[in-house]
Context: one part of a larger RNA
């Protein structure tokens, strides 16, 4: 000096990012326990007395139940009986210790807010949580050879199940709700039209070429072309898609700017205008979300960038990507508060084990 216990005077968080650690609290009985609740709970709420040991006494009382009797339908029956064994109180009176749940073991506790309802699952070895999951809503899909998944197929699962079934997707106990847009993406529906592939169809061109006209310096040259082979090829028929009509938001998603205006000022119910598919309802709100920001107020403290109440000028909340509230739960995050400590003031002291010297 480290490390793993132990103790402390006065103070009691002043220490710190945080009471991080550690101290406190611990068991039974009995008294007594708010707010709030979903009437179960909260709750071991909270805060308190008592606890050894001896006497009255193994006493009150509770368990079990023999002997023996009574009655018998005769039974391993039924009644009465109460020996032994066994639990074992409260209450009163006394003893002793600083201390009687005397070691060891053995919950600190309270108010407020935040997110998730809730027990539960999770990063096997840095994250246990406000994440996942959850019962519980709500939508779309399947009528059974169900839809979905696996497989090339057979085949299987789904389910030896039948829409109070099954698969997908969101959401996330409960409570009071979920509000406006269908233009743009999807998705559904539409027997017309409009576009559309190969495939049919062959209307018409062209390549060669028998032949065959004109010309020739006989070497060919310029025409025209049947049949056949070839190349090419409109009209016309023809799905699904798209197009076009419509619906659909607990499908993706998305919910407005400028002017001006009331008898102090200020503020704008109100009024013009301008785009839009519609222009954010309710209900929260400086919020797990607010840039300015330590926003202003109020509380709490001597003294609060955190914390609660409000207020709303919501850069940049909002309705199942769920709004807002809500008893109960959390090894969850915040603040504020009793108790209580060597966390600190400030440090010392003791044990054991390193480290350090010798060997």
């Nucleotide at each position: 000096c480290c490390c793993u216990g132990g103790u402390c005077a006065a103070g009691g968080a002043a220490c710190u990012c945080g009471g991080c650690a550690a101290a406190u609290u611990g068991c039974g009985u009995c008294c007594g326990u708010a707010a709030c609740u979903u009437c179960g709970g909260g709750a071991g709420a909270a805060g308190g007395a008592c606890g050894a040991c001896c006497g009255c006494g193994g006493u009150a009382g509770g368990g079990u139940g023999a002997a023996g009797g009574a009655c018998u339908u005769c039974g391993c029956g039924u009644c009465c009986g109460g020996a032994g064994c066994u639990c074992g109180a409260a209450g009163c009176g006394g003893u002793g210790a600083c201390a009687c749940a005397g070691a060891c073991c053995a919950g600190g506790c309270c108010c407020a807010a935040g997110c998730g309802a809730c027990u539960g699952u999770u990063u096997a070895c840095u994250a246990a949580a406000a994440a996942c999951a959850c019962a519980g809503g709500u939508c779309c899909g399947u009528g059974c050879g169900a839809a979905g998944u696996c497989a090339u197929a057979a085949g299987a699962c789904g389910a030896u199940g039948u829409a109070u079934a099954c698969g997908g997707a969101c959401u996330g106990a409960c409570g009071c709700c979920u509000g406006c847009c269908c233009g743009g993406u999807g998705c559904c529906g539409g027997a017309a039209c409009g576009u559309u592939a190969a495939g049919g169809g062959g209307a018409g061109a062209g390549g060669u070429c028998a032949g065959u006209g004109g010309c020739u310096u006989c070497g060919g040259c310029c025409g025209c072309g049947a049949a056949g082979c070839u190349u090419u090829g409109a009209a016309c028929c023809u799905a699904a898609g798209c197009g076009c009509c419509g619906g659909u938001a607990a499908a993706c998603g998305g919910c407005g700017g400028c002017g001006g205006u009331a008898a102090c000022u200020a503020u704008a119910a109100c009024c013009g205008u301008c785009c839009u598919a519609a222009g954010g309802u309710a209900g929260c709100g400086a919020a797990a979300u607010u840039c300015c920001u330590u926003g202003u107020c109020a509380g709490g403290u001597a003294a609060g960038u955190u914390c609660u109440g409000a207020c709303c000028u919501g850069c940049a909340c909002g309705a199942a990507u769920g709004g807002c509230g809500u008893a109960a739960c959390g090894a969850c995050u915040u603040g504020g508060g009793c108790a209580c400590u060597g966390u600190c003031u400030c440090g010392a002291c003791c044990a054991g084990g390193g480290a350090c010297u010798c060997g």

Large-subunit ribosomal RNA, domain IV from an Actinomycetota bacterium, 359 nucleotides, folded computationally.
It matches the Rfam family "Bacterial large subunit ribosomal RNA".
The organism belongs to Actinomycetota, within Bacteria.